The prediction has a mean pLDDT of 84.
Transfer RNA from a Methanomassiliicoccaceae archaeon, 73 nucleotides, folded computationally.
Rfam family: tRNA.
RNA sequence: GGGCCCGUGGUCUAGGGGUUAUGAUGACGCCCUUACAAGGCGUAGAUCGCCGGUUCAAAUCCGGCCGGGCCCA
Numbered sequence: 001g002g003g004c005c006c007g008u009g010g011u012c013u014a015g016g017g018g019u020u021a022u023g024a025u026g027a028c029g030c031c032c033u034u035a036c037a038a039g040g041c042g043u044a045g046a047u048c049g050c051c052g053g054u055u056c057a058a059a060u061c062c063g064g065c066c067g068g069g070c071c072c073a
Base pairs, nucleotide, nucleotide: 001072002071003070004069005068006067007066010025011024012023018056027043028042029041030040031039049065050064051063052062053061
């Protein structure tokens, strides 16, 4: 330098045009317990890597850039 794949709460992840972006884990609060753990209930936490384009509507489609991984040279 070229090709392919990926980027979504603190962490891991589902969602591939349309109602309030899913779940797990972690955090916090309450219940339970003499207490702790486990368990149950609830709350907060993301404008989906950045910029632009298409569209009535974009996390989702297209282009560029940035970052990561694999392969080729």